[in-house]
The prediction has a mean pLDDT of 84.
Predicted 3D model of a 1402-nucleotide RNA (small-subunit ribosomal RNA) from Candidatus Endomicrobiellum calonymphae.
Lineage of the source: Bacteria > Pseudomonadati > Endomicrobiales > Endomicrobiaceae > Candidatus Endomicrobiellum.
The sequence was found in a public genome assembly.
């Protein structure tokens, strides 16, 4: 101190239970894999200072050199040896006797059965616990009793001789005892016998008297006392043996075991019961509450885990067993079937003269071997104990203690305090700077532990002696921060992040998973967490795991209800009264060894360790008690159950009889070319008469209508009507029997379809099979046919998505309506309707319960009682074994391997050769093209020195490029240049220098030479510019659009994408946004658990299409003059202009429509339902384009991938495709004539009139910086000519010859002239635009531009045709539905083949 007693109430302390990643676009469940923690007799890797305390072959119970590990007693006995003394005549030697000490083997005595090892064996009374032996034994001890008299024959040793290599051995003679044997005594044991008492448990036991009969001993030491011995008897301790009750592994793919097997009589054996052995005799024992096999294991106190309840363990300690090279077997003894003993057999090693022998480390040390792995051939008997002895002593690898090992536990230590300039260095960086970091250096201080020197223990127990450890704990002193820090980790789980380096490599990984050029996952470095003399990995065990669920789980769809019923065994059971008291509970006694656990206290400095108390622990045994409740026993009851009477219902099961319609086949009539099937055919059938039709017959099979969501059955099943035979449910009403019940392991019966034996049947209909079709094939779906089989009796099979995916029985818990059967009640005349009651069947629905879907009195709700079944996916309901079966196959049922997910149930896309609804020139209806020619451009391909690069389905290909001869140019030769063409900063230096005409070499860039000659600011000093040099740094159309910003296309001008409250759901969502109607439009109206809002829609901007007012000059108009151009004068009305403004909103009217929203039709108006066209493109999708407009991460490159020049590419050319222009003619060329535009451009320009050229153009320049001037139409129209033709179509190509720009036109330009005159006579399959000023045609303008348009971009001028409608392609919108999809059907996924290896069979 903890606690404990005794009141009496509450309080207070503590003790004690964490979960996370991973399936999915995402979510909830289920579910299995991994991870955090603890621990070990641990190994390995890698690092190491010091000490204490434990701890150490887990494998080959393999094998074993060498030493040691049981000896001790002379006070039981003879005998020999050595030393020493003494004696004789005894100096000396020898030899003798005698002492004393000491060694040797023998006899003998005890001890060797102890005490050390090791788990092979062994599922067993082998262990644990709790009892019992009246069925037992015990040496040495303790206690008591009695006794210890007298004799005898051996014998080893010792001598002789003899065998043999060796071990050993043998014969003959001698000798002693506590050694061996009689013989006396006999109280006492013992035997066997009556007799008395007193117990008990049955056989008995213990006492007392009494009379038979067998049965005992050894001395030794001391001078003695006396001590140790002997012999016997009794008692006690201590040991040990037997017997029992319970308790504790897996496995039924071991279900039947056993003749000494179960009992009984005898006898024999044993300390002693017993089939323990025999003889007989009887048939018996054990098992589903797992016998008997098989595997596997010492067992146990305790260890480690765990909140505990359990799970796993059996090293060290300690208890017990069983083991001793392997197997057996006795002997001695008290005690053994014997680790260091024997004999016998084996196997193996060793020695040998070949004849024989000799061995047993699973004792301590130690070797070889095995293995991933586990110590010294030390000390010492100082303690502790252990044998032996009167003792002294001797023995003791038991022990005590030291060495080795971080194996494990503990504990110190490697310094402490100041210290900013935030030093170097290192790494990083946005380059400022950060971090390493007070860290270090420097100052100041300690000395623990190591190291040196001194001192020095307890452990010893006794008067003394005696200490292996060990001069060691431990104390003092002395130098000096002096000698001591590492290992993992840094994606997440799970503390801890940057660089470089690699580039799906090399490599990591517990689970996800990481790594394919910007990796916090790889190497390395820095820097950061974590533990520390230790860290990490690795292997095993609990735990987390409620993932085998007693405590504490499930089963309708996630794994999981036997196909159904009857029932045996179990289990579990109504009211009520007595008795028992097994179960329960209570309260005593015993016991559950210590040790360990716990907890208080002490003690090595602490702590680990150790010591003391204390608490705790049994499904244990006894014993006394309670009797609610189970139990059991013996009444009683009627309400589960069952029975009895009367009733209807009803494909309920069995046999027999009958029926009518179809189909088919057979005959006979009628008839005549065709039937017949399909998407569409054909094969098939028919002119030998089919199909159709009438008539008769023959045969099997099913039973329309009623028929139902409807009735019955246990399920499977069950349907024409009649008879008979029969189960079973329901109702209403009485009586009865009294718990007779409910479940149900093995068993037992029924169980559809197909299949299987036999025999029948045999219309139809149909596996297999032909044959016709479709197909790329079709062993398929269609279609003509077809056989088993479908039927029927008899057996067998025993499975099915055998589903309600939901065992069977009871009770209880809201309703609403349907409907089958029965009954009651009102109420009528009667029948229905209506109330209401049982018992079935369904729909929907509240608690309530579900992972959700979903059930909900016919539960999947809330309890009872009981059987089945489950326990990640694949492997696989498969293998092998066992049962069944005639056979196919059934039941029962793994494991290796392999993977981290498989799986429900919902939710949101997406997607469908699913469904509604709608929309687009989406098809359709029309105009015109393309695709065929020629040529023009672009791309591919080839080619090439280079043919620079970039864009690939709509969304690349007259695209970037609104102008490639030079330039551009990025390519490609070749030829120069290296602070550079071009930009910043510094530094220094610059007058005959920098500059630079000229001459000159050169393809040129670049170099030679050089008349000539230097700037601005400032008073100066100097400073700016310039140019050289020299050094940071420039440059790059080099790479990566998958690192990026910007821009930009597409879906898509589609109408639709969201949000905050709010409500609904566990959640991910929903919801609104769905729904009826409208609209071009999520555009508006209703309605609605939704109500707003935002981004898109539309408006708001531009042009246009009408007016209005303002303006009038270069535009318009009037006029005058003039043949005209024109020119003057005037003018503000119309054109025009161009600034404001007006108009259109479904406003008005009329129907339609829900009275709305809007839709039709009208008015009116220039324009009518967004008039018409731009511009404007939501959230977001293609890792859609562009690093080469341009920005910019990173990388690459620096005498070249920069930079600068000449010349070539880019323009090649067998061929491919994609846009265009011309065309192919007469709606038409041609040739004359002749008319009207709009938008635009112009001064390095645009250019008129007139002039030259056939012309392109050339001179020339008027005018014009523009409503002035200049560029300006074509198709039309008028005439006219060709007359269908390769032409008077078409104009490619080639000549020649000339014009233009431009340093320059060859590679390569554009025009003219004359000349040539290709192809092509409307274009396969395909396949594009277009809905009105549109489509087709006609031409003019711009920009790029020196030159170069058929391309781009605008402008106008003439102008149709067609849309019935939405079935179909195509895109797209909402709604709804499947889904194994989510990279999202270009999706997922299934099988055979190939090809490499394996293992197996032929």
């Nucleotide at each position: 101190a903890a606690g404990u007693a005794u009141u009496u109430u509450g309080u207070u302390u503590g003790u004690g239970g964490a979960g996370a990643g991973u399936u999915u676009g995402a979510u909830c469940u289920u579910g299995g894999c991994u991870c955090a923690g603890a621990g070990u007799g641990a190994a390995c890797g890698u690092u190491g200072g010091c000490g204490g305390c434990g701890u150490g072959c887990c494998u080959a119970a393999c094998a074993c050199a060498u030493g040691c590990a049981a000896g001790u007693c002379g006070a039981g006995c003879g005998a020999g040896g050595u030393u020493u003394u003494a004696c004789g005549g005894g100096g000396u030697a020898u030899u003798g006797u005698a002492a004393a000490a000491u060694c040797u083997a023998g006899c003998g005595g005890c001890a060797a059965a102890c005490g050390g090892g090791u788990g092979a064996g062994u599922a067993a009374c082998a262990c644990g616990u709790a009892a019992g032996a009246a069925a037992u034994c015990u040496u040495c001890c303790u206690c008591a009793g009695a006794a210890u008299g007298g004799g005898g024959a051996a014998u080893a040793u010792c001598u002789c001789c003899g065998a043999g290599a060796a071990a050993u051995c043998g014969g003959a003679g001698u000798u002693a005892a506590u050694a061996c044997c009689g013989c006396a005594u006999g109280a006492g044991a013992c035997c066997a016998c009556g007799g008395c008492u007193u117990g008990g448990c049955a056989u008995c036991a213990a006492g007392c008297a009494g009379a038979g009969g067998u049965u005992a001993a050894a001395g030794c030491a001391g001078u003695a006392a006396u001590g140790c011995g002997u012999u016997u008897u009794g008692a006690g301790a201590u040991g040990a043996u037997c017997u029992u009750g319970c308790g504790g592994c897996c496995u039924a793919u071991c279900a039947g075991c056993u003749a000494g097997u179960u009992g009984g009589c005898a006898a024999g054996a044993u300390a002693a019961u017993g089939g323990c052995u025999u003889a007989c005799c009887a048939a018996g024992g054990c098992u589903a509450u797992g016998a008997c096999g098989g595997g596997u294991a010492u067992c146990u106190g305790u260890c480690c885990u765990g909140a505990a309840a359990g799970g796993g363990u059996g090293a060290a300690c300690g208890g017990a067993c069983a083991c001793a090279c392997u197997g057996g077997a006795a002997c001695u003894g008290a005690g053994a079937c014997a680790c260091g003993g024997u004999c016998c057999a084996g196997a193996c090693u060793c020695c040998u003269a070949c004849g024989g022998g000799a061995g047993g480390c699973a004792g301590c040390a130690g070797u070889g071997g095995g293995g991933a792995a586990u110590u010294u051939u030390g000390g010492a008997c100082a303690a502790u104990g252990g044998g032996g002895g009167a003792a002294a002593c001797c023995c003791u690898g038991a022990u005590c203690c030291a060495g080795c090992g971080a194996c494990g536990c503990c504990g110190c230590g490697u310094g402490g305090a100041g210290g900013a300039u935030g030093a170097a260095g290192g790494c990083u960086u946005u380059c400022g700077a950060g971090u390493u970091g007070u860290a270090a250096a420097c100052u100041c201080c300690u000395u623990u532990u190591a190291g040196a020197g001194g001192g020095g223990a307890a452990g010893a127990a006794u008067c003394a002696a005696u200490g292996a450890c060990g001069g060691u704990a431990c104390c003092c002193u002395c130098a000096g921060a002096a000698a001591a820090a590492g290992c993992c980790a840094c994606g997440g789980c799970u503390a801890a992040c940057u660089a470089c380096g690699u580039g799906c490599c090399a490599g990591c990984a517990g689970c996800c998973g990481c790594g394919g050029u910007a990796a916090u996952a790889c190497g390395u470095a820095g820097g950061u967490g974590g533990c520390g003399a230790g860290c990490g990995u690795u292997a095993c065990u609990c735990g987390g795991a409620a993932u085998u669920a007693c405590u504490a789980g499930g089963c309708g769809u996630a794994a999981a209800g036997u196909g159904u019923a009857c029932g045996u065994a179990g289990a579990c059971g109504g009211u009520u009264g007595g008795g028992c008291a097994a179960g329960u509970c209570u309260c005593u006694a015993g016991u559950a060894a210590a040790a360990u656990u716990u907890u208080u206290c002490g003690u090595c400095u602490c702590a680990a360790c150790c010591g003391a108390g204390a608490g705790a622990g049994g499904u244990c045994u006894a014993g006394a008690g309670a009797u609610a409740c189970u139990g059991u026993u013996c009444g009683a009851c009627u309400u589960g159950a069952g029975u009895u009477u009367g009733g209807g219902a009803g494909a309920g099961g069995g046999a027999g009889a009958u029926g009518g319609a179809a189909u088919u086949c057979c005959u006979g009539g009628u008839g005549u070319a065709g039937c017949g099937g399909u998407g569409a055919a054909a094969u098939g059938c028919g002119u030998a008469g089919a199909u159709a039709u009438c008539a008769g017959g023959a045969g099997g099979a099913a039973c329309a209508c009623c028929g139902a969501u409807g009735g019955c059955g246990a399920a499977g099943g069950c349907a024409a009507u009649c008879u008979c035979c029969u189960g079973g449910a329901c109702c209403a009403a009485u009586a009865c029997u009294g718990a007779c019940g409910u479940u149900g392991a093995u068993g037992u019966a029924c169980g559809a379809a197909a299949g299987c034996u036999a025999g029948g049947g045999g219309a139809g209909c149909a596996a297999a099979c032909a044959g016709g079709a479709u197909u790329a094939g079709a062993u398929a779906c269609c279609c003509u046919g077809g056989u088993a089989g479908u039927c029927c009796u008899a057996g067998c099979c025993g499975u099915a998505a055998a589903u309600g995916a939901u065992g069977u029985u009871c009770a209880c818990u809201a309703g609403a309506c349907g409907u089958g059967g029965g009954g009651g009640g009102u109420a009528u005349c009667g029948a229905c309707c209506c109330c209401u009651u049982c018992u079935g069947c369904g729909u929907c629905g509240a608690c309530g319960c579900u992972a959700a879907c979903g059930c909900a009195u016919u539960a999947a709700g809330u309890g009872a009682a009981u059987c089945g079944c489950c326990u990640g996916g694949g492997g696989a309901g498969u293998a092998c074994g066992a049962c069944c079966g005639c056979a196919a196959g059934g039941u029962u049922g793994a494991a290796a391997c392999u993977c981290a997910a498989a799986a429900g149930a919902a939710u949101u896309g997406a997607c469908g050769g699913g469904g509604g609804c709608c929309c687009g020139c989406a098809c359709a209806a029309g105009c015109g093209g393309u695709g065929g020619a020629g040529u023009a451009u672009g791309u591919g391909g080839u080619u090439u020195a280079a043919u620079u690069c970039g864009a690939c389905g709509c969304a690349a290909c007259g695209c970037g490029a609104a102008a490639a001869a030079c330039c551009u140019u990025a390519c490609c030769u070749g030829g120069g240049u290296u602070u550079g063409a071009a930009c910043u900063g510094c530094u220094a230096a610059u007058a005959g220098u920098a500059a630079a005409a000229g001459c000159u070499g050169g393809a040129a860039a670049c170099g030679g030479u050089g008349a000539u000659g230097a700037u601005c600011c400032g008073c100066a000093a100097g400073g700016a510019a310039g140019u050289u040099a020299g050094u940071a740094g420039a440059g790059g159309u080099g790479c990566u659009g998958c690192a990026u910003g910007g821009c930009u296309g597409u879906c898509g001008u589609c109408a639709g994408c969201u949000c905050g409250u709010g409500u609904c759901g566990u959640g991910a969502g929903a919801u609104g946004u769905u729904g009826g109607g409208u609209u071009a439009a999520g555009u508006c109206c209703c309605g609605c658990a939704a109500c707003g809002a935002g981004c898109g829609c539309a408006a708001c901007c531009c042009u246009u299409a009408u007016c209005c007012c303002a303006u009038g000059u270069u535009a318009c108009c009037u006029g005058u003059a003039g043949u005209g151009a024109u020119a003057c004068a005037g003018g503000g009305u119309a054109u025009c202009u161009g600034a404001g403004g007006a108009a259109a909103c479904u406003g008005c009217c009329a129907u339609u429509g829900a009275u709305a929203a809007a839709a039709u039709g009208g008015a009116g108006g220039a324009a009518g339902g967004u008039g018409a066209g731009g511009a404007c493109g939501a959230c977001g999708u293609c890792a859609a384009g562009u690093c080469a407009u341009c920005a910019u991460g990173g990388u690459c490159u620096u005498u070249a991938u920069g930079u600068c020049c000449a010349g070539g590419g880019c323009u090649a050319c067998a061929c491919a495709c994609g846009u265009a222009c011309u065309a192919c003619a007469a709606u038409g060329g041609c040739c004359g004539g002749u008319a009207c535009a709009g938008a635009g451009g112009g001064u390095g320009g645009c250019a008129a009139u007139a002039c030259c050229g056939u012309a392109a153009g050339g001179a020339g320049g008027a005018g014009c910086a523009a409503a002035u001037c200049c560029c300006u139409a074509a198709a039309g129209c008028c005439g006219g000519u060709c007359c269908c033709a390769g032409u008077u179509c078409g104009g490619a190509u080639u000549g020649u010859g000339g014009g233009c720009u431009g340093c320059a036109a060859u590679u390569c330009g554009c025009c003219c002239a004359c000349a040539u005159g290709a192809a092509g006579u409307a274009g396969g399959a395909a396949u594009c635009g277009c809905u009105a000023g549109u489509a087709a045609u006609c031409g003019c303008a711009g920009a790029u531009c020196a030159g170069c348009a058929g391309g781009c971009u605008g402008c106008g001028g003439u102008g149709a045709a067609u849309a019935c409608g939405u079935u179909c392609c195509c895109g797209g919108g909402c709604c709804u539905u499947g889904u194994a999809c989510a990279c999202a059907c270009c999706g997922c996924c299934c099988g055979u083949c190939a090809c490499a290896c394996c293992a197996c069979g032929a």
Its Rfam family is "Bacterial small subunit ribosomal RNA".